[in-house]
Predicted 3D model of an 86-nucleotide RNA (c-di-GMP-I riboswitch aptamer) from uncultured Methylomonas sp. Its Rfam family is "c-di-GMP-I riboswitch aptamer". Rfam's curators write: GEMM was predicted in a large-scale screen for bacterial structured RNA regulatory elements. Lineage of the source: Bacteria > Pseudomonadati > Pseudomonadota > Gammaproteobacteria > Methylomonas.
RNA sequence: AAAAGACAUAGCCAAACUUAUCGUGAGAUAAGGACGGAAAGCUGCGGAUCUUUUUAUUCUUGUAGAAAGACAGCCGGGUUGCGAAU
Repeated sequence: AAAAGACAUAGCCAAACUUAUCGUGAGAUAAGGACGGAAAGCUGCGGAUCUUUUUAUUCUUGUAGAAAGACAGCCGGGUUGCGAAU
């Protein structure tokens, strides 16, 4: 430097849930807490899902569209790293 991610974790992250704060909401942040993770680092670029507002239609249960959002621990893409056998 390349391939590769088998084995492995000193160290790292932290689901549900609880409390507090923020948000109409999906959710977010902090503390506690560990279900899990080898990119569970970063990025809303594509799809999925979810929320709010709105339009059309309707058999009033819904269906389709538009706008603004949420989600990176749903699946891909992009990008930067990590440890160790060969």